Record summary: The prediction has a mean pLDDT of 81. A computed fold for a 73-nucleotide RNA from a Synergistaceae bacterium, annotated as transfer RNA. The source organism's lineage runs through Bacteria, Synergistota, Synergistia, Synergistales and Synergistaceae.

RNA sequence: GCCGAUCUAGCUCAGCCGGCAGAGCACAUCCAUGGUAAGGAUGGGGUCUUCGGUUCAAAUCCGAAAAUCGGCU
Numbered sequence: 001g002c003c004g005a006u007c008u009a010g011c012u013c014a015g016c017c018g019g020c021a022g023a024g025c026a027c028a029u030c031c032a033u034g035g036u037a038a039g040g041a042u043g044g045g046g047u048c049u050u051c052g053g054u055u056c057a058a059a060u061c062c063g064a065a066a067a068u069c070g071g072c073u
Stems, first nucleotide, its partner, number of pairs: 001072006010025004019056001027043005049065005
């Protein structure tokens, strides 16, 4: 230098085909216990890596860039 994959909550990841952003773990509060762990209930937390385009509407489609990983030279 060229090619490919990935990027969504603190972490691990769903969300494929455009129409409300989710799960588990973690965190907070409460219940429960003599107390702790386990358990139960409720809750907070995201401009979906960035910019631009298409569209009535984009995490999702298209282009460019950044980061990480891999391959080729």